[in-house]
RNA sequence: UGGGAUGUGGCCAAGUUGGUAAGGCGCCUGUUUCUGGCACAGGAGAUCAUAGGUUCGAGUCCUAUCAUCCCAG
Numbered sequence: 001u002g003g004g005a006u007g008u009g010g011c012c013a014a015g016u017u018g019g020u021a022a023g024g025c026g027c028c029u030g031u032u033u034c035u036g037g038c039a040c041a042g043g044a045g046a047u048c049a050u051a052g053g054u055u056c057g058a059g060u061c062c063u064a065u066c067a068u069c070c071c072a073g
Stems, first nucleotide, its partner, number of pairs: 001072007010025003019056001027043005049065005
């Protein structure tokens, strides 16, 4: 320098035919317990790597860029 893959809450991860983001772990509160843990109930937290574009509507499509990884030189 060229090609490819990935990027979604603190962590993992679904969403792959565009219709306002599941789930698990963790965290908070309550019940239970002598306390902790387990269990049960409830709750907070992501506008999706960044910036534009298309569209009535974008995590999803298009463009550029950034980060990590792989391949080639």
The prediction has a mean pLDDT of 80. This is a predicted structure of a 73-nucleotide RNA (transfer RNA) from a Patescibacteria group bacterium. It matches the Rfam family "tRNA". Rfam links the family to the GO term triplet codon-amino acid adaptor activity. Rfam classes the family as a transfer RNA.